Transfer RNA from a Thermoplasmata archaeon, 71 nucleotides, folded computationally. Model confidence (mean pLDDT): 81 of 100. Rfam family: tRNA. Its family is annotated with triplet codon-amino acid adaptor activity in the Gene Ontology. Rfam classes the family as a transfer RNA. The RNAcentral record of the sequence draws on ENA.
RNA sequence: GCGGCCAUGGUCCAGAGGUAGGACAGGGGCCCCCCAAGCCUCUAGCCCGGGUUCGAUUCCCGGUGGCCGCA
Repeated sequence: GCGGCCAUGGUCCAGAGGUAGGACAGGGGCCCCCCAAGCCUCUAGCCCGGGUUCGAUUCCCGGUGGCCGCA
């Protein structure tokens, strides 16, 4: 330098053109003699810029970062 894959809460991962979801972690509550476990609940997220579209986290282009391969 070229190509491919990936980028979603604090962490790990799903998702897919219309409402962003799960687990763990964190806050509160229930239970319990206490702790743990269990149950309920709350907080917290779509890498950036453009394009297409009535509508983009999703599709397209570019950028940035990570991984892999080639040179």